Predicted 3D model of a 91-nucleotide RNA (c-di-GMP-I riboswitch aptamer) from an Anaerolineales bacterium. Its Rfam family is "c-di-GMP-I riboswitch aptamer". Rfam describes the family as follows. GEMM was predicted in a large-scale screen for bacterial structured RNA regulatory elements. The sequence was found by an Rfam model in a public genome assembly.
RNA sequence: ACCGAUAAAUCGCAAACCUGUUGAAAGACUGGGACGCAAAGCCAUGGGUCUACAGUUGUGGAAACACAACCAUGAUCGCCAGGCUUCCGAA
Numbered sequence: 001a002c003c004g005a006u007a008a009a010u011c012g013c014a015a016a017c018c019u020g021u022u023g024a025a026a027g028a029c030u031g032g033g034a035c036g037c038a039a040a041g042c043c044a045u046g047g048g049u050c051u052a053c054a055g056u057u058g059u060g061g062a063a064a065c066a067c068a069a070c071c072a073u074g075a076u077c078g079c080c081a082g083g084c085u086u087c088c089g090a091a
Stems, first nucleotide, its partner, number of pairs: 012037002017032002020029003035078001041084003045081003048076003055070006
């Protein structure tokens, strides 16, 4: 000098919960708040998980509609894997 693991340090993010907004819902956003996180930064590509407006089927009903099942094009990257980017750098 380069690589690089962990400790430490400087930063950063922000779970649960609560407020408001939004959505059919799951959830998302906003403000507060910190369980934790080197990738808890980004990407829905593969898998998993969650929801079921609409759609299909069945039942009840004169109908409107109600209930049940299936179903992702919806969601989750702080579920796992993968891809891209990335701070510090003792012993």
Its mean pLDDT, the model's own confidence on a scale to 100, is 85.